[in-house]
Context: one part of a larger RNA
RNA sequence: ACCAAUUAAGGGAAUUCGGCAUAUUAGUCCUGUAGCUUCGGCUUAAGGGAUGUCUAUCUUUGUUUUUUCAGAAAUGUAAAAGCAUAGUUAGAUCUCAGUAACAAGGAUGGCCCGACUGUUUACCAAAAACGUAGCCAGUUGCUAAUCUGAAAAGACUUGUAUAACUGGUGAGACCUGCCCAGUCGCGGUUUCUCAAACUCCUUUUCAAGGGAGCUAAGGUCCGUGAAACGGCGGGGGUAACUAUGACCCUCUUAAGGUAGCGUAAUACCUUGUCGUCUGAAUGGCGACUUGCAUGAAUGGUUUAACGAGGUUGUCACUGUCCCUAAUUGGAACCUUCUGAAAAUACUUUGUGGCGAAAAUGCCACGGACGCCUAGUGGGAAGCGGAGACCUUGUGGAACUUUACUGCAACUUGUUGUUGUGGUCUUAAGAGAAAUGCAUAGCAUAGGUAGGAGCGUCGAUUCUGUCAUUUUGGUGGCAGAGGAGCGAACUUGUAAUACUACCCACUUUUCUUAGGAUUUCUUACUCUUUAUGGGGACAGCAGCAGGCGGGCAGUUUGACUGGGGCGGUGCCCUGUCGAAAAUGUAUCGAUAGGACCCAACGAUGAGCUCAUCCAGCUUGGAAAUCUGGAGUUGAGUGCGAGGGCAAAAGCUCAUCUGACUGUAUUUUGAAAAGCAAAAAAUGCAGAGAAGAAAUUCGGGCCUAGUGAACCCACGUGCUCUUUUAAUAGGAGCCGUGUCUGAUAGAAAAGUUACCCCAAGGAUAACAGGCUUGUCGCGCCCGAUAGUCCACAUUGACGGCGCGGUUUGGUACAUCGCUGUCGGCUCUACCUAUCCUAGUCGUGCAGAAGCGACUAAGGGUGCCGGAGUUCACGUAUUAAAAGGUAUCGUUAGCUGGGUUAAGAACGUCGCGAGACAGUUUGUAUGAUAUCUACUAGGUGUGUUGUUGAGUGAGUGGAACGAAUCUCUAGUACGAGAGGAACGGGAUUCGGAUGCCUCUGGUGAGCAGUUGUCAUAUGGCAGGCUGCAUAGCUACGCAUUGUAUGGAUAAGAGCUGAAUGCAUCUAAGCUCGAAGCCACCCGCAAAACGACUCAACUAAGGCCGUCUAAGAAGAAGACGUUGAUAGAGUUGCUGUGUAAGAUUCAAGAUUCGUCGAGAAUUUCAGCAGACAACUACUAAAAG
Repeated sequence: ACCAAUUAAGGGAAUUCGGCAUAUUAGUCCUGUAGCUUCGGCUUAAGGGAUGUCUAUCUUUGUUUUUUCAGAAAUGUAAAAGCAUAGUUAGAUCUCAGUAACAAGGAUGGCCCGACUGUUUACCAAAAACGUAGCCAGUUGCUAAUCUGAAAAGACUUGUAUAACUGGUGAGACCUGCCCAGUCGCGGUUUCUCAAACUCCUUUUCAAGGGAGCUAAGGUCCGUGAAACGGCGGGGGUAACUAUGACCCUCUUAAGGUAGCGUAAUACCUUGUCGUCUGAAUGGCGACUUGCAUGAAUGGUUUAACGAGGUUGUCACUGUCCCUAAUUGGAACCUUCUGAAAAUACUUUGUGGCGAAAAUGCCACGGACGCCUAGUGGGAAGCGGAGACCUUGUGGAACUUUACUGCAACUUGUUGUUGUGGUCUUAAGAGAAAUGCAUAGCAUAGGUAGGAGCGUCGAUUCUGUCAUUUUGGUGGCAGAGGAGCGAACUUGUAAUACUACCCACUUUUCUUAGGAUUUCUUACUCUUUAUGGGGACAGCAGCAGGCGGGCAGUUUGACUGGGGCGGUGCCCUGUCGAAAAUGUAUCGAUAGGACCCAACGAUGAGCUCAUCCAGCUUGGAAAUCUGGAGUUGAGUGCGAGGGCAAAAGCUCAUCUGACUGUAUUUUGAAAAGCAAAAAAUGCAGAGAAGAAAUUCGGGCCUAGUGAACCCACGUGCUCUUUUAAUAGGAGCCGUGUCUGAUAGAAAAGUUACCCCAAGGAUAACAGGCUUGUCGCGCCCGAUAGUCCACAUUGACGGCGCGGUUUGGUACAUCGCUGUCGGCUCUACCUAUCCUAGUCGUGCAGAAGCGACUAAGGGUGCCGGAGUUCACGUAUUAAAAGGUAUCGUUAGCUGGGUUAAGAACGUCGCGAGACAGUUUGUAUGAUAUCUACUAGGUGUGUUGUUGAGUGAGUGGAACGAAUCUCUAGUACGAGAGGAACGGGAUUCGGAUGCCUCUGGUGAGCAGUUGUCAUAUGGCAGGCUGCAUAGCUACGCAUUGUAUGGAUAAGAGCUGAAUGCAUCUAAGCUCGAAGCCACCCGCAAAACGACUCAACUAAGGCCGUCUAAGAAGAAGACGUUGAUAGAGUUGCUGUGUAAGAUUCAAGAUUCGUCGAGAAUUUCAGCAGACAACUACUAAAAG
């Protein structure tokens, strides 16, 4: 020094992120209680008073005994006494103090959040988070919905809508606006779309296959729901000062934010503005409000009570602080015994340099004799932990979703399990029956053929009724009745009776297939197992469609002056860079491409462009025309470069070579290989143009591009299950459709809940380099300064220095160098804020301004904010700036940043995110080396002891102010107003001390509770006082001068330069600065010193302390006061015990009684002083 406690004068939060921690308060009784309120409460509000003991009196309660009365008794009533208990009143009495110890709320005001009690991250978060009663919405009729399970089955529940489940909000009060365009839920509709099954068609048959049709749910479409997910604008103008804008215009939306609240847990700007609290407020509260980005059950605004919640005041209180001190215990330290772990290459100095840019180890120069002990924590980029931040990985995991691909569940259709009978209906087939009206014609002529007969087996006709109708009629049935109809004729396209077949339509029956609805019961199923309910449904199984983060597997690119955002420098082309071969990088510079053209292509022929000059006309600078000059100054589809004039440009004519096959070369791709693609050359064929030579395989050249698989196309070629043919199939060739991340995976996010591997290949801190930026200086000298650049000011420009800003870079560190600020403590720098000395002044004095020397000393307190910084208040001589790993975390703190919880605003569908805000949140360790602060020891020098010197070294030992005399003087018109020098005091620093003052303090006394009364203990109780010692808040000293050499500066003499000149030679002054003086250390100062005395001395051992961690130092050891004991004194406390007397009263007269007086300045105590050998310092 530390840990745990105790106590502190004066001040009283000045401390600090913050009153953290401490202290205060405290029980009971009486009194008293603002404001708010949900009238319950907050409430013990706050505030004030009392409180012991003894003696009496009266009373409460319990109990015991006695007596009275009632009763047979139990028992009850009344009275008295005793004991215990709780109080009232009166008196007495003691203390500093009476809930005397223990126990035992500090109080209060404003605001935020959450209503409350409650719950939570066992082990860093207790909260504003969760829950809650209340409110709202939704699902669900019981074989319920919901949940678990593969199923059987089970929970809810042996409950039944006043129930169960799900979701949101979160007591109460006042309220809860607008929007249905998006998403989602629900309902509906049937245009369209839509699977399997089914039907039909089709590939010559069969089959697989293909096509079409029909169709459920779903989608589409229509509507509805916001206490569903969610959302809730912009511009311009306008009133008779200005401002503002009730009002108007306009764009636009699904609707454009209503009531409220509002710089907020939400406000960037922001420390908004105003008021208030303060001396001062980045704070609190109240307002305003232009709300980056408030807002109504993702609830809005309030709200009594409550809160180990957050924030801010006030009172009280205090060692939080000014400013520390003392004491107690523990631990440390010393002795003895026992005895780990981590760590550990060796070595173990400073400064400067070098160096992988931060060295004990390299270089240079210093320092340093060896060893031990106790400390401190600067360094070992110390130990611990293959960095959690960051990046990378074709690593992982978890979570999300309108990523990709699937699966469960749900839902819809269909088939099977699966039977039966009605009714309706659709289609096909079969049967029966009926009907068929242009006009003409007797008249309702279906068509064709046969046809001369048909009819009593009952015709025409009549009655009734039914059906149908073109309203004329026709047909059926029943009855009456009893003979007609047809052919021939006429009309007409067609001629009729009768028979057969056929067409169209209608009706009806049956069969098959289907649909709808319904009956039944036997499959199946349910349960209260009954003479029951349901029922071919449901369930189960198969197939098919829809929906489907409920679940699963995965993906979520690269380059990159870290990554992300941005960009594409990811494919291709030109030019420069590119350094005269080739090649050559950057998120270097610049310009382009992912086309276009049936002519803008091929050939042949002809022509010459731009521009300028001259000329004619409306006509102009510029229209068209004529003449001339005209080497490219034009044009060439598009960039740039290269190229091009009887052309590669322009015009015209004729054509399709923008061909087929084949072989090769070049570029792509420097010097190995490499694909697509592009280009060039030859030969053959068939062509175009041209008189011909020739040219032509697109475009003056260099960009204009795309693998494999699958598919399609082709008058193409080849093969094809023993022969022929066809179809079909396969292959080859050619063409087309794609990969721009362009030599070509099919692919979204989040992680702060995170994990792993690797990286200083790569970021954040610090270092290195650089120094744009920053800071400081110099040159120039425009402007200002009345005049005048240089008293002061110092534009536009130029040149440097520094390495405190911010950047750049990515060199060191990712098997780990702790990150902001504060506290503490030390050293250094000067570009000096003050103090010292000077110079200039637009310096009268005073006060200033500017500059020079100078780093000895000083440079502070407070308010708000985490702040550094900045701002403010009051002081001050001044309140300078920096550096030391933005000095300092094995020194402290932990407020901020920067984890896990939570909230707001904003963004996102979401998981989540935010150099936005807010609240909360673990700081390891026994020091090996070095370093430093101290203390010892050994050796050296050297016999022992004692006394000195001082090479060197440390210090600030002093620094500053105020007042006063000088002096109201010098100066000044005045107003004002100095100095040299002298004195006093104060502040800061340093050193020492304890006489005084204060603190602490052995001790003494009082007192509470309690322990067999007790003259004593314990609570290491509380209270008062206090010796020594130690201390500061106390006292003393810091006297101070002086000398030497100097700085800036002032001068003397004096040349170079016959003058001048402070300088060149020489000389004199001149500062708080330097060296002495002063105070320490110091002979280990290796050149190891000097002097004196002496022949002994020292140690062990013992008693000790003015000393002390251990060692050491010092005193003493019988020739002795070293310690203890004792005596005396002094000091502290404050009058002991016992005894006697008194005492308010009471009394049963026996006595009880707090307390008081005397004995007694007593008793007790002492770390003090003196005396005294009683004990121990014997012996060795």
The prediction has a mean pLDDT of 81. Large-subunit ribosomal RNA, half B from a Candidatus Nanoarchaeia archaeon, 1180 nucleotides, folded computationally. The full RNA is in RNAcentral, with records from ENA. The source organism's lineage runs through Archaea, Nanobdellati, Nanobdellota and Candidatus Nanoarchaeia. Rfam family: Archaeal large subunit ribosomal RNA.